Bacterial RNase P class A from Zetaproteobacteria bacterium CG1_02_55_237, 366 nucleotides, folded computationally.
The organism belongs to Candidatius Mariprofundia, within Bacteria.
Rfam family: Bacterial RNase P class A. The family's RNA type in Rfam is ribozyme. Gene Ontology terms of the family: tRNA processing, ribonuclease P activity and dimeric ribonuclease P complex. About the family: Ribonuclease P (RNase P) is a ubiquitous endoribonuclease, found in archaea, bacteria and eukarya as well as chloroplasts and mitochondria.
The coordinates come from a structure-prediction model, not an experiment, and the mean pLDDT is 77.
It was read from a public genome assembly, where an Rfam model found it.
């Protein structure tokens, strides 16, 4: 200098003016006298993802003796944590020269499935080829019967590999080495696992579990529209007292009949509406200690949105990246993804343009 790999971080800046929401304080007005409205002052006011709502927890209500079935999730080992499907550190398989990336129970318990191509896709399989026999035949060749998985071909995948022997040709058919598998002992490691030595087996065991399934572990249900409090009008409910068997209203042309029905006070449920839950928390920052790390302990400092038809904006000045124009002086331009709604920990997804750190490989120079 080039190529790459793993991470951290910022997310337009500063100031003025006007406006919006919250809180505190103060003034004025109103009244129901502690509230409302208006104004002044002070102060705070979106994110790294506030998003998707995919996991986990807090909180709240309901349910709950204990257990099982069903259902769902997870899945190498150890650790972190409130918890997790997250994170950290290892182990093993695969990929990369490497930094590093990626995957993770069981397919010899059973069942199912394996498109297309191909003769055959799982109790293997004769399309070509190879070999033997018979017939036709001088032979080549053709036909018929049989053997064969060494070679070709198909496929994502064809039932260990190399060599020697063996054979008509072949084949773990036999043997040697390598691989695989079962098992035993010892050593290292908390463990996953790794290493060493020995014995048995010609090899049985293709893939798929985000197919059913098996094994182990975990999981009550619902969610802030949870839940709690105050509580108008209208209608209806209950209780007490008063009136009363009369009257009124409806039906009907009228009578009888039938049906409905009073006044006052109090009580509770509950709708509209309002208050609460509601933002001081597994909080943030700095330092230090323990730990490889995730993370944890301690000390100090800080308060950092709380709306509800829903605030967080507009504008001016200076600076400001890419891009565009240029007479090279400058001019123009004016920043991505996106926006809280009970809170927190993760994951995933979106993102203009920067800044920084660790490591790897290659080239050059000394």
């Nucleotide at each position: 200098g080039g190529a790459g790999u793993g991470g951290u971080u910022c997310g337009g800046a500063u100031g003025g003016u006007c406006g919006c929401g919250g809180u505190g304080u103060u003034u004025g007005c109103a009244u129901u006298u502690a509230u409302g409205c208006a104004g002044g002052c002070a102060u705070c006011g979106a994110g790294g993802a506030a998003a998707g709502u995919c996991c986990g927890g807090g909180c709240u209500g309901c349910a709950c003796u204990g257990g099982g079935c069903a259902g769902g999730a997870u899945g190498c080992c150890g650790g972190a944590u409130a918890a997790c499907g997250u994170c950290c550190g290892g182990c093993g398989g695969g990929g990369g020269c490497g930094a590093c990336c990626u995957c993770g129970g069981g397919a010899a318990a059973g069942u199912g499935c394996c498109a297309c191509a191909g003769a055959g896709a799982g109790u293997a399989g004769a399309c070509c080829g190879c070999c033997c026999u018979g017939c036709a035949u001088u032979g080549a060749u053709g036909c018929a019967g049989g053997g064969u998985a060494a070679g070709g071909g198909u496929g994502a995948a064809a039932g260990g590999g190399u060599g020697c022997g063996g054979u008509a040709a072949g084949a773990g058919c036999g043997c040697a080495c390598c691989g695989c598998u079962u098992u035993g002992u010892c050593c290292g490691g908390u463990a996953a696992c790794g290493g060493a030595c020995g014995a048995g087996g010609g090899c049985a065991u293709g893939g798929u579990a985000a197919a059913c399934c098996c094994c182990a572990u975990c999981c009550g249900c619902a969610g802030c529209a949870a839940g709690g409090c105050c509580a108008a009008a209208u209608a209806g409910g209950g209780a007490a007292g008063c009136a009363a068997u009369a009257g009124g209203c409806g039906u009907g042309g009228c009578c009888c009949g039938c049906g409905c029905u009073g006044c006052u006070u109090c009580c509770g449920g509950g709708u509209a509406g309002g208050c609460u839950g509601c933002u001081a928390g597994a909080g943030u920052g700095u330092g230090u200690c323990g730990g490889c790390a995730a993370c944890g302990g301690c000390a100090c400092a800080c308060c950092c949105a709380g709306a509800u038809g829903a605030a967080u904006g507009a504008u001016c000045a200076u600076c400001g990246a890419a891009g565009g124009c240029u007479u090279c002086g400058g001019c123009u331009g004016g920043a991505a993804c996106a926006g809280a709604a009970c809170c927190c920990g993760g994951c995933u997804u979106a993102c203009a343009g920067g800044a920084c750190c660790g490591c790897u490989c290659c080239g050059c120079u000394a």